[in-house]
Molecule: small-subunit ribosomal RNA
Organism: Lagerstroemia excelsa
RNA sequence: AGAGUUCUAUCCUGGCUCAGGAUGAAUGCUAGCAGCAUGCUUAACACAUGCAAGUCAGACGGGAAGUGGUAUUUCUAGUGGCGGACGGGUGAGUAACGCACAAUAUCCUGCCCUUGGGAAGGGAACAAUAGCUGGAAACGACUGCUAAUACCUCGUAGGCUGAGGAGCAAAAGGAGGGAUCUGCUCGAACAGGGGCUCACGUCUGAUUAGCUAGUUGGUGAGGCAAUAGCUUACAAAGGUGAUGAUCAGCAGCUGGUCCGAGAGGAUGAUCAGCCACACUGGGACUGAGACAAGGCCCGGACUCCUACGGGAGGCAGCAAUGGGGAAUUUUCCUCAAUGGGCAAAAACCUAAUGGAGCAAUACCGCGUGGAGGUAGAAGGCCCAUGGGUCGUGAACUUCUUUUCCCAGAGAAGAAGCAAUGACAGUAUCUAGGGAAUAGGCAUAGGCUAACUCUGUGCUAGCAGGCACGGUUAUACAGAGGAUACAAGCGUUAUCAGGAGUGAUUAUGCGUAAAGCAUCUGUAGGCAGCUUUUUAAGUCAGCCGUCAAAUCCCAGGGCUCAACCUUGGACAGGUGGUGGAAACUACCAAGCUAGAGUACGGUAGGGGUAGAGGGAAUUUCCGGUGGAGCGGUGCAAUGCACAGAGAUCGGAAAGAACACCAAUGGGGAAAGCACUCUGCAAAGCCAACACUGACACUAAGAGACAAAAGCUAGGGGAGCGAAUGGGAUUAGAUACCCUAGUAGUCCUAGCCGCAAACGAUGGAUACUAGGCGUUGUGAGUAUCAACCCGUGCAGUGCUCGCUGUGCUCGCGUAGCGUACACGUUAAGUAUCCCUCCUGGGGAGUACAUUCGCAAGAAUGAAACUCAAAGGAAUUGAUGGGGGCCCGCACAAGCAGUAGAGCAUGUGGUUUAAUUCGAUGCAAAGCGAAGAGCCUUACCAGGGCUUGACAUGCUACGUACCCCCUUGAAAGAGAGGGGUGCCUUCAGGAAUGUUGACACAGGUGGUGCAUGGCUAUCGUCAACUCGUGCCGUAAGGUAUUGGGUUAAGUCCUGCAACGAGCACAACCCUUGUGUUUAGUUGCCACCGGUUUGAGAGUGGAACUUUGAAUAGACUGUCGAUGAUAAGCCGGAGGAAGGUGAGGAUGACGUCAAGUCAUCAUGCCCCUUAUGCCCUGGGCGACACACGUGCUACAAUGGCCGGGACAAAGGGUCGCAGUCCCGCGAGGGAGAGCUAACUCCAAAACCCGGCCUUAGUUCGGAUUGUAGGCUGCAAUUCGCCCGCAUGAAGCCGGAAUCACUAGUAAUUGUCGGUCAGCCAUAUGGCUGUGAAUUCAUUCCCGGGCCUUGUACACACUGCUCGUCACACUAUAGGAGCUGGCCAUGGCUGAAGUCGUUACCUUAACCGCAAGGAGGGGGUGCCGAAGGUAGGGCUUGUGAAUGGAGUGAAGUCGUAACAAGGUAGUCGUACUGGAAGGUGCGGCUG
Repeated sequence: AGAGUUCUAUCCUGGCUCAGGAUGAAUGCUAGCAGCAUGCUUAACACAUGCAAGUCAGACGGGAAGUGGUAUUUCUAGUGGCGGACGGGUGAGUAACGCACAAUAUCCUGCCCUUGGGAAGGGAACAAUAGCUGGAAACGACUGCUAAUACCUCGUAGGCUGAGGAGCAAAAGGAGGGAUCUGCUCGAACAGGGGCUCACGUCUGAUUAGCUAGUUGGUGAGGCAAUAGCUUACAAAGGUGAUGAUCAGCAGCUGGUCCGAGAGGAUGAUCAGCCACACUGGGACUGAGACAAGGCCCGGACUCCUACGGGAGGCAGCAAUGGGGAAUUUUCCUCAAUGGGCAAAAACCUAAUGGAGCAAUACCGCGUGGAGGUAGAAGGCCCAUGGGUCGUGAACUUCUUUUCCCAGAGAAGAAGCAAUGACAGUAUCUAGGGAAUAGGCAUAGGCUAACUCUGUGCUAGCAGGCACGGUUAUACAGAGGAUACAAGCGUUAUCAGGAGUGAUUAUGCGUAAAGCAUCUGUAGGCAGCUUUUUAAGUCAGCCGUCAAAUCCCAGGGCUCAACCUUGGACAGGUGGUGGAAACUACCAAGCUAGAGUACGGUAGGGGUAGAGGGAAUUUCCGGUGGAGCGGUGCAAUGCACAGAGAUCGGAAAGAACACCAAUGGGGAAAGCACUCUGCAAAGCCAACACUGACACUAAGAGACAAAAGCUAGGGGAGCGAAUGGGAUUAGAUACCCUAGUAGUCCUAGCCGCAAACGAUGGAUACUAGGCGUUGUGAGUAUCAACCCGUGCAGUGCUCGCUGUGCUCGCGUAGCGUACACGUUAAGUAUCCCUCCUGGGGAGUACAUUCGCAAGAAUGAAACUCAAAGGAAUUGAUGGGGGCCCGCACAAGCAGUAGAGCAUGUGGUUUAAUUCGAUGCAAAGCGAAGAGCCUUACCAGGGCUUGACAUGCUACGUACCCCCUUGAAAGAGAGGGGUGCCUUCAGGAAUGUUGACACAGGUGGUGCAUGGCUAUCGUCAACUCGUGCCGUAAGGUAUUGGGUUAAGUCCUGCAACGAGCACAACCCUUGUGUUUAGUUGCCACCGGUUUGAGAGUGGAACUUUGAAUAGACUGUCGAUGAUAAGCCGGAGGAAGGUGAGGAUGACGUCAAGUCAUCAUGCCCCUUAUGCCCUGGGCGACACACGUGCUACAAUGGCCGGGACAAAGGGUCGCAGUCCCGCGAGGGAGAGCUAACUCCAAAACCCGGCCUUAGUUCGGAUUGUAGGCUGCAAUUCGCCCGCAUGAAGCCGGAAUCACUAGUAAUUGUCGGUCAGCCAUAUGGCUGUGAAUUCAUUCCCGGGCCUUGUACACACUGCUCGUCACACUAUAGGAGCUGGCCAUGGCUGAAGUCGUUACCUUAACCGCAAGGAGGGGGUGCCGAAGGUAGGGCUUGUGAAUGGAGUGAAGUCGUAACAAGGUAGUCGUACUGGAAGGUGCGGCUG
C1' cells in the first nucleotide's frame, strides 16, 4: 500500500467480498513446562449450608471458680460507650447538575492534630435479677429491688440569636501505691470528608410541534446545617420551543480500552474516581454522618415453620447449589505482611487483603536435542523406466542435560531487643541418572506462500466473494511430497480499518443516483472603499487546573521478556491575569465603482379589457343537372332517382387567424402571432443630476403554472377518447375506413401531476479569437431616389471602425470516463440554497396534511440479487441507407416432379435384414462392382497362448500320398521320406506339446485426438513490424477519388513498409520454326484369283516426340487528371485472364470420418477373440432422391454408303477360317505392341410405315438355350421364339446451362472369374438459342447508420393466467405490556391539631400545668374503577410483491422492432397494451 467481481474486450460510476489488528470470548482437533494477568457479558432468576462486624470488665450491676476470709482468676446474657453510613457487591433504574470539565457562596463535620478555658451543687428512675403469669413458638404481661461514663434539674464560663433590652444554654468519671495516664465538657483554628448553586459538553427519532398550573417570577409566613416554589397564602400571567421543547426508544458516566497515518469511529470487563441500587413500593427513627438494608415500621409477591391461634426470611458479600445459556473456577489456607473496627494495652474480629487450587482464557519466555554421518539402505510416492523425491532425514558414531527423575542444602519477604511466615521445604544452589519425558493444526484454482497421483462422474461434496464437480478435477475425497504458523492451529461471533461507500481534513448532481416547473421574499448565512473607537473572535507571555494508574521517553528490579518500579514530558482542553490591534466583529464619521431613483430616447406575437375583419369549413333555402359519390394496398360499411356528388345565388353558425415567418422578437417560467383602441407594467441605450451599501442568496411561507380532468351555467362548425359498423387477421378489444358522445370554445371556481429539458439553481469577478443575427448609441465618408420653387428636417438603401444589451453555430487554453463543454463554461475562484449515496421491493405500505373527486405532498421496512448503470470499441444483425458482383433474377434451351424399370435412402418387417453419411454441404454417397469369399450381421457346429507377432521349455523333424467319419471346420488311422549349413558342441527352417508374459477386437468415445476431407469460396479478403492518434478496448495503414475478375493498379492522405491469399510460374489445347525419323508417312519395286515383303530409297507433307518462338494494352486513334485504365482500329493462328485443368488465405460450422490408417482412455479375454456350413445385407401396404427408356414422323423398321478421338492387352487381347438364327463353340496366325481389340453411331442414299396405344413403347411372363464359376434356388449376365403392361409430353413446385457450351450421337477404361453398369471416369462426332436491364428473389463484398444482441435475430425481452414457497400490508376481532389523566379507598409515617386518657425527675401549698399517650386532619404507597394514548403477539378470508424446472396465451419494447419511442393525463381492453389531448428527442 491494495486485490477479486458487471463486459466479446475497454474506461468510468457503483455496490458486494477479501488480505492486517483486536476480544472478559465460544467451538473443532491437539497439548511438555515456567512466569504474569484474567475468569456469569445470559435470569437485578431463586437460593440449602457455612462463614463475611464486632469490640471494651481500665464505664456499670451481676454470675462462677477459688480461699477459713480478704485477695486473685475467669465469664459476659443485661445496662452503657464506640463502630455496624467504612470495607465488599451489582449496573436494575437514570437523557438527569447523573457524569465530565471549569467555577462559585449560602453550609455541616464524630474520631485525629494544634490551642484557650472548665468539670461547683443536687435528684429521680429503668434493665439484668427475683416472684408470678400468657404463648406451640417467636416473644411477652404484671409486681418488687438495684448500679453507672445511662437519665434529669439548678448555678457559672464560653458561645449563639438580637440594634438594644432580653432570651437560649455544659460536664463523668476510670486506672494507678504514687508520679501520672486516659476519658468528659465549652470555645478557636486546621486537615480530610460531605451538602447546595452554576457556564459549557453529554445517543436516536419531526411518520413526536407545540409543552407548562407550583407552572414562571414577586410579597408574607413556614421550613432546613444551608440557598431556593423547598412548602403554603395572596395577587400577577408568565416560562419554554424549529439553535428541536414535549413525547417515544435505547443507555450508568468518566479516567481509559480497541481500531485508524491522522481527523475520527466503536466501546466503558478487570484497575481507579463519581453516581445509583440492595426481594418490590412507601416511610421515618437513631446518629457527626443514613432515609441505612448482614437496622426498624407498613403495603405487596414469594419461600419456610406452626399446636392454625400466629410467626420467620431476603447471597447484586466469599465459597457453594439449582436454573438460564454457546459460555465463565474451590462449600481451600492465613491474619505472616498491607489496611480497617474496638480497646490504655496484651489481645480479639476482618471471605478486605495476602496466598494456594481449577481453566492454553490472554500475554511473555523455554524445551522437544547438538555435531558428524551416502551404501544416497529399506519402505512410501511419482516416473519419459533412464531416474527423481521424502533425505543427513533415519540407522550408526560421539557430545550435552535446559526440561524430567532422585538425593542434599535452603532463603529474602520480619518492622523495633527478642518472639512471630499462610505461601512453603516454595524460589534458588549442589551432586547423581540417562537422549532420556515432550508436535500439532490449517492450507495449496486466482486473490494468497505452497502440486502431483488415485477415486468419484452436476453424484458425493466444496464455497469468503468469483466460482468448482456432467470420465484425464492442481477447486470434492484419500495419499505422497509442499507451504504457513507453532503449544498451539483453524472456525464462528463482534468492533473499528481498508471504505475518499457520509467526504471538517476529503466526494458529487448535462448523459451514471442527484438542480425544487418558475419567480417573489421572512428568519438565517454571507457581503464595496477610507479613517477612528472597543477588544468579543484572533495572536503571543505568565499563573492555576484537567486525581492516581494507563500511553510515550529515560533509568532500575525479577537470568531475558511479559510483569513490577523510579523519574520526566509533549500535545490538547479550560479558568484567571496583564498585553498586541493586521484581519473578522462592534462604535462613530465619511466616499461612490455595487444597488436604486429622476430626466431624455428606443424595439417588441409581453399582459389585460373592448371593438372590427376577410378566406375556408359545415348546415339550411333556392336554381341548373341527372347517376353515381365517397373511401382504400384492394375493398366494404356509408350517402344517392324521396335527385346525392358537381355547379351558381342567398342565409346562418362556431372555431381558427394563410402569405409576411427567420438559427428572428417579448416574457420569470408556463406560454405569446388577423387588425385597431384604452389601461397599467417590464427591458435596453444615452447622459451622469440625486440617495449613499440600501447588496447577494434564501429553510419555512406566498404567487403564478401546458395538456388532461372536476363543479355550475352557456356554446357546439370542424376535429374527436369512449362506442357502433366495415375491413385486415389464426385472432385484431389495434394500426386503415365510415359514423360519432364526452371534450376541445366562453364565464366563474377547483386541481398543482409533464421528457414543466439546455435532462445544466442563483449572484459576482477573471480567462485567445474569428464568422453571423437582432436592438441601440457615437464618429466619419460616400452614392442614389422620392417629395418640394429651393434648402433644412424626415424616410429608405450601402460600406468600414468602436461602445453596449440579447441571440445562433465554430474554436484555443483548460476541464471531462468519454460524448462533449468552451466569455451564454460543464474553465479558474468566492458566497448562498435544493438534492444524491448499489439494483429490485417502491415513489409502494402505514401515518399525517391538502383536494368535490381523480389524486397530490411527505415517505419506510421485511425480503431478494451481485450486480443494475454511463460513455465509447470491435463484431453480428435490421421488414435502415448507399455502391458493386455472381446462370442470382430476367431472356432462352433442355429437363425433373406424372408412366414403367434401375439404383440409393427413410419407414416397416425380420433370427439377421451389419455399420456409417441426414438442409444447402446425406440419399447411382463410403461401395473402382454383396451367389461362396468379401462380411463387419443372424442360426447352428467347433477352438481357447489362440487364424497372426516375440520370448521360454520339451520332443520331433520339412514334405508327399492315402483311408474312415462329418454339412464343413475338425477328429481319428496308415504308408513313403530324412534334405540344408557346420568350427561336429550345434544352428537355420519347420511342426507338435506345456506354462506364462501376451495376442486379438469393423467393441465405445470424431464432444479426448493426429491425418485426410467437405463447405462458405477461387469469395477477395485476412494480418504483421515500426510510426502516429486515443487513459484504454482499439484506430490509422486497409478509408477517400478513379479503376479492375481481384486489397488489380493509379492518385490523394500520419503513415511507411512487409507477409499469406489474387495474379504469374506448372499441365493440356490452339499457330509457326528448328531438330529427329520407326513399327508411322511418301515414292519405287514386288504381287494381279490380288494372300504376301526383315525389299530399295526419301524427310517435302500428315504425324509422333524434344527444343524454341509467339500475346506484352506492345502499336494507332478517342477518352481520362498528363495517371491507372477503358472504348474502337490495325497487324496476328490467337487480343485484352485466348480456352480448360491443377492450385483453396486468416478462419467458420465441437461439420464428416475411431469402419482406410494411426492413436489416448474405457471395455471384452473358454469371448465383444478365432474357424466352418447355411442364411442375411436382394424382405415390401408405403414415402423421398438420383437416373435410364419412352410417349413417336426432326420418327420407327429394312437395305446400302462415309468419317473419329482417347484408352486396354500375356493365367491377357485375339485376326482369319469352320459350325450355330443367335448368345456362343472349335481350330488358331499375330502381339510384351504407332501390332491388335477396331465395328464408330447420329449422318447420307433408297424403300416401307401415315397418326393408330400403332411396324410407337418396351415392362411383365412362358419356354428352348449359351457363358463364367466347387456352386447361378434364395440371388448372375447373355441369346432365340412367344407374350406386348403403363405411357399420347406430365399439378403445386423445382434443377442445370452463356460457346465448341446446352442438347444430341456413339465409343473406351477402371473395378472384375462372372455381373445386376441405365452407375462412374474419360473420348470424339453433329451442334444451337438468349442476355432489355439490375426493380425484385437468393448468396456474397465494401462504406455508413441504429441497437437493450455478444451462445451474437433460431438473439434479447414484456405482461396476464396456472402451480409451489417466502416475507409483507390492511383485516371482523382476540390478547399481553407500558404510560399519563379523572373519581374511589387509604397502611406505616412526619407535620399540624385535640373537647378524651395519663403522669418518676421540673413548676406548684394544693387543684393542676408543662410533658407523654391515644384520637383526629392534610399529604400519602399499594389496590380498585372509568375512558384514553403508545406498543407486542395472534387472526377467517383478501391484496399486491418477490423467488422458482424446459407450463399456457399472445409478442408490447430493443433495427424505421415491422403503427418511431417516451412523459403527464383521461377513457378503454384476457394480457402485454390501444386510442384521444398537450409536451420531449433520449